[in-house]
RNA sequence: GGGGACGUAGUGUAGUCGUAGCACGCCAGGCUCCAGACCUGUAGAUCGGGGGUUCAAUUCCCUCCGUUCCCA
Numbered sequence: 001g002g003g004g005a006c007g008u009a010g011u012g013u014a015g016u017c018g019u020a021g022c023a024c025g026c027c028a029g030g031c032u033c034c035a036g037a038c039c040u041g042u043a044g045a046u047c048g049g050g051g052g053u054u055c056a057a058u059u060c061c062c063u064c065c066g067u068u069c070c071c072a
Base pairs, nucleotide, nucleotide: 001071002070003069004068005067006066007065010024011023012022013021018055027041028040029039030038048064049063050062051061052060
C1' cells in the first nucleotide's frame, strides 16, 4: 500500500429494519454466628463518531476512528 472481519451495560455475548435481551459482575433483601454457595429483587448500554436512505436504523448505504486477520 491492497483486501476481509469485528465494534451493543463494568466484562462476555444475542438481536440483521418495528419496545435492546441473556450470563457474570455491582447494589438491596432472604438464608448463615459471619462469609461463600444458593434463592429473590433493583439499577445500569439512546448499540464506536458523523452523515445518508426509510414512516421507522443496533440492523441497510457512505465516511472517519479503533481492534484484529490475510496479501505485498
Molecule: transfer RNA
Organism: Promethearchaeia archaeon